Predicted 3D model of a 444-nucleotide RNA (Bacterial RNase P class A) from Nitrospira sp. The source organism's lineage runs through Bacteria, Pseudomonadati, Nitrospirales, Nitrospiraceae and Nitrospira. The RNAcentral record of the sequence draws on ENA. Model confidence (mean pLDDT): 76 of 100. A source record names the gene rnpB. It matches the Rfam family "Bacterial RNase P class A". By type it is a ribozyme.
RNA sequence: GGCGUGGGUCAGGUGGCCGCUUGCCUGAUUUCAGGUGAGAGGAAAGUCCGGACUCCACAGGGCAGGGUGCUGGGUAACGCCCAGGCGGAGCAAUCCGACAUGAGCGCCACAGAAAACAAACCGCCCCGGAAUCAUCCUCGGAUGGGUUCGGGGUAAGGGUGAAAUGGUGGGGUAAGAGCCCACCGCGUCCGCGGCGACGUGGAUGGCAGGGUAAGCAUCACCCGGAGCAAGACCAAAUAGGAGGACGCGCCGAACGGCCUGCUUGGCUUUGCACGGCAAACGCCGUGUGCGAAGGUGAGUCGGGACGUUCGGGAGAGGCCGGUCCGGCCGAGGUUCUCGGGUAGGUCGCUGGAGGCUUAUGGUAACAUAAGCCGUAGAGACAUGGUCACCGCCGUAUGCACGAUCAAUACGGAACAGAAUCCGGCUUAUCGACCCGCCCCCGUA
Numbered sequence: 001g002g003c004g005u006g007g008g009u010c011a012g013g014u015g016g017c018c019g020c021u022u023g024c025c026u027g028a029u030u031u032c033a034g035g036u037g038a039g040a041g042g043a044a045a046g047u048c049c050g051g052a053c054u055c056c057a058c059a060g061g062g063c064a065g066g067g068u069g070c071u072g073g074g075u076a077a078c079g080c081c082c083a084g085g086c087g088g089a090g091c092a093a094u095c096c097g098a099c100a101u102g103a104g105c106g107c108c109a110c111a112g113a114a115a116a117c118a119a120a121c122c123g124c125c126c127c128g129g130a131a132u133c134a135u136c137c138u139c140g141g142a143u144g145g146g147u148u149c150g151g152g153g154u155a156a157g158g159g160u161g162a163a164a165u166g167g168u169g170g171g172g173u174a175a176g177a178g179c180c181c182a183c184c185g186c187g188u189c190c191g192c193g194g195c196g197a198c199g200u201g202g203a204u205g206g207c208a209g210g211g212u213a214a215g216c217a218u219c220a221c222c223c224g225g226a227g228c229a230a231g232a233c234c235a236a237a238u239a240g241g242a243g244g245a246c247g248c249g250c251c252g253a254a255c256g257g258c259c260u261g262c263u264u265g266g267c268u269u270u271g272c273a274c275g276g277c278a279a280a281c282g283c284c285g286u287g288u289g290c291g292a293a294g295g296u297g298a299g300u301c302g303g304g305a306c307g308u309u310c311g312g313g314a315g316a317g318g319c320c321g322g323u324c325c326g327g328c329c330g331a332g333g334u335u336c337u338c339g340g341g342u343a344g345g346u347c348g349c350u351g352g353a354g355g356c357u358u359a360u361g362g363u364a365a366c367a368u369a370a371g372c373c374g375u376a377g378a379g380a381c382a383u384g385g386u387c388a389c390c391g392c393c394g395u396a397u398g399c400a401c402g403a404u405c406a407a408u409a410c411g412g413a414a415c416a417g418a419a420u421c422c423g424g425c426u427u428a429u430c431g432a433c434c435c436g437c438c439c440c441c442g443u444a
Base pairs, nucleotide, nucleotide: 001440002439004437005436006435007434008433009432010431012390013389014388015387016386017385018384020039021038022037023036024035025034026033027032041415045426046425048424049423050422051421052420053227054226055225056224060325061324062323063322065223066222067221068220069219070084071083072082073081074080085099086097087096088095089094100218101217104216105215106212107211108210121158122157123154124153125152126151127150128149129148130147132145133144134143135142136141166184167183168182169181170180171179185207186205187204188203189202190201191200192199193198231347232346233345234344241338242337243336244335245334246333250312251311252310253309254308255307256306258304259303260302261301262299263298264297265296267294268293269292270291271290272289273286274285275284276283277282317329318328319327320326354373355372356371357370358369359368360367361366392412393411394410395409396408397407
């Protein structure tokens, strides 16, 4: 200097004018004015995972269903992150991994002889036959080359394929083959190291068909549902409408007033009795003389219906993602159909498993402690427009060419837009800077 690879930061800045949302202060008092702060992201995106929070709801057990899948850590948790192991790619730095299990069932198209039960397309070797050519010779044959047919052996070589019945080398063989040997691989057993996944060493063995579980399946661990349009409160309006089905209206206790029976004390009327008065009709008194009727008061005696509360029983229907147990709500109740009204306001709503700095521990992810900061909260949905300067990138000019720097002019700036909030992953993306590491070239 070039190329690659891993990680981090930024996401234009400043000022003026106009405009929008919001916190605080002052004044005013419905909506306003002034001052002073703040106002879209590294992914806000996808809605793929995990939660916080809210309700079902008091919240269990099983089956089905779903998710993850090497080991050890981190985390609120995760399918995420860190460190390792094994396998693969790469010269390397590094990167990737649907990485548990082959007992059972299934599948491996096409091509190829053959893809689970065996088998030979080309080929190699051996034996025999036929014709032909050449040579030799004792004219009978012998030797050799190629062609062709039949039989036997073979799976080393070639072909097909993603994959072909272990691989490489040697020996052996007619030619070959774990046929034999060495090493590797594979199976079994043992030792050592490691928390572990695994690594490593030794012994021994028949030398054997593989792949696929992002096929069914088995194993281990994990999992309620719905979601801020969750949900809570206030106000208003209507027709507390019409019809149907099922059910409850049972028992007991306490309290309350009402009615009533009984007992008892007054009151009113009246009858009788007694006494007095009167010629008589009749009148007066007595109730501690006796009754009747009516009404009223009291009673810790009783009864009746009603209301309220409590307890028990019964229990239609409803709720708990599917299902079975189980549990809960439930009585002028539950549910179904038709019809009508309202859809307004406030909260939820931004202080969080928050951010930054330092120290300690840890290989790291991260944890602990201390200090500091306060960084949108809209509600049809704000965060903008314009001007100027500076900054970044690119092109051109000037120079014989090239590079660099300065100046001038022109142009450019991506992906993209909060909506309850967080931790991740994935995807898109203009440009700038910083740090580490690998490889190549050159110089010293």